[in-house]
RNA sequence: GAAGCUGGCUAGACAGUCGCUGCACACUUAUGCUGUGCAGAGGAAAGUCCGGGCUCCAUAGAGCAGGAUGCCGGUUAACGACCGGACGCCGUGAGGCGAUGGAAAGUGCCACAGAAAAUACACCGCCGAUGGCUGCGCAAGCAGAACAGGUAAGGUUGAAAUGGCGAGGUAAGAGCUCACCGCGCUGGUGGCAACAUCAGCGGCAGGGUAAACCCCAUCCGGAGCAAGACCAAAUAGGCUGGCUAUGACGUGGCUCGCGUCGCCAGCGGGUAGGUUGCUUGAGCGUCAGGUAACGAAACGCCUAGAGGAAUGACUGUCCACGACAGAACCCGGCUUACCGGCUGGCUUCACCU
Numbered sequence: 001g002a003a004g005c006u007g008g009c010u011a012g013a014c015a016g017u018c019g020c021u022g023c024a025c026a027c028u029u030a031u032g033c034u035g036u037g038c039a040g041a042g043g044a045a046a047g048u049c050c051g052g053g054c055u056c057c058a059u060a061g062a063g064c065a066g067g068a069u070g071c072c073g074g075u076u077a078a079c080g081a082c083c084g085g086a087c088g089c090c091g092u093g094a095g096g097c098g099a100u101g102g103a104a105a106g107u108g109c110c111a112c113a114g115a116a117a118a119u120a121c122a123c124c125g126c127c128g129a130u131g132g133c134u135g136c137g138c139a140a141g142c143a144g145a146a147c148a149g150g151u152a153a154g155g156u157u158g159a160a161a162u163g164g165c166g167a168g169g170u171a172a173g174a175g176c177u178c179a180c181c182g183c184g185c186u187g188g189u190g191g192c193a194a195c196a197u198c199a200g201c202g203g204c205a206g207g208g209u210a211a212a213c214c215c216c217a218u219c220c221g222g223a224g225c226a227a228g229a230c231c232a233a234a235u236a237g238g239c240u241g242g243c244u245a246u247g248a249c250g251u252g253g254c255u256c257g258c259g260u261c262g263c264c265a266g267c268g269g270g271u272a273g274g275u276u277g278c279u280u281g282a283g284c285g286u287c288a289g290g291u292a293a294c295g296a297a298a299c300g301c302c303u304a305g306a307g308g309a310a311u312g313a314c315u316g317u318c319c320a321c322g323a324c325a326g327a328a329c330c331c332g333g334c335u336u337a338c339c340g341g342c343u344g345g346c347u348u349c350a351c352c353u
C1' cells in the first nucleotide's frame, strides 16, 4: 500500500419566530387562563418471535394431553439469550457456521438409477479347487468347456453399497491372517466437565435418516394494562324503612287475610364520566473482582408519560445535503430495516528499510 476478518460509537449543525405535551413557580376562587423556567422518541421506539416483572382468575399441587429445548461449564430475575470451552465442517489466515442426546427399545422412509437401498445382494467380471460333463490315457492323471457351485478383489448405478490401505494367502477371493489407520471395549493420565491423549484387548458387530414417529432428560397453569383498582351522576330496575292509611283497586257472598298502586328517605350493584395503574427501574455512570458474559459495596445521576393521543412548522446560514423509521404498562434478548460517518483490534499478500 492492497484485499479482508471482527468489535465499539454516531445518526445533519447553529440561530430566530410561532405552536404542542408534562412538571415546578408566580398570579388566581380555581386543577382553568396568562407568564416564566425546565424536560420532551429509537438503535431499532418495528416484528410481537422467546424470557421475566406486574395484574386478575381457583395460591395453580399432582397426572394426562400438548409444546419448547437438547455437547460441557458459566452468567442471569429468567430464557430458546449471552459468555467461555469441546467437537465437526468451511477458509492460506484473522475468523465464520453448526437443534451437536439416543439409530444395539420399537415402527417407518431411502425418489431416479442400479444386480442389490437392508432378513443384503451375483448384472458384467474372476475362479471353477470340489462334484458332475467331454476328450486323451491301461492307470495315476492331463486338457477343455463353464452345469452345479465359489467369489464382493475389479467394473457398472447412486447422495449413500456392508471398514480403508498394503502385504501374505487362495482355484479365484475374502479380517481368512498380519502391520498401520479407523471403530468398539477396558484401564491409566490431563481436565470441574464436554473431551483429549496413551496402553492393552477385540478381527469388526446392526448403511443413512430422530428440523420422521418415537425414547430419554429438563422446563412450561391460563389470560393480559382494553390486565386490574378506586370514586361515582342522570334515568330505569332491586332491597329496607317511614308516611298517606280506618285509602283505592283486585280476590271473596261478607269480615279477616293476601296481592297491586302513590310519596319520601336510606342502602346496594352497574352505566356515562373522572381518578389510578404510569414510569425510580432486576435503571444508568464510576468502580473492587472475573479471560468473558457479568458484576459486590460505596458515591454520583434522573432520563417522555399522552389518552384521538404532544415531540411540530416556517425562515436564515453552513456542510459531507441527511437512511431506516415514531413511545402507548415496564424490562432482558432475538430477528428484520437502514444514506452514511468516526474509531479499536487482528489476518493475508506485495514492496521498502
Stems, first nucleotide, its partner, number of pairs: 001349010012318007020040007042324001046335002049333005054224004066220005071085005086100001087098004101215002106213002108209003123155002125151003130148002133144004163181002166178003182204001183202008228276004238267006247261005283301004289294001319322001

A computed fold for a 353-nucleotide RNA from a Gammaproteobacteria bacterium, annotated as Bacterial RNase P class A. NCBI's taxonomy places the organism under Bacteria, Pseudomonadati, Pseudomonadota, Gammaproteobacteria. It was read from a public genome assembly, where an Rfam model found it. Its Rfam family is "Bacterial RNase P class A". Rfam classes the family as a ribozyme. The prediction has a mean pLDDT of 76.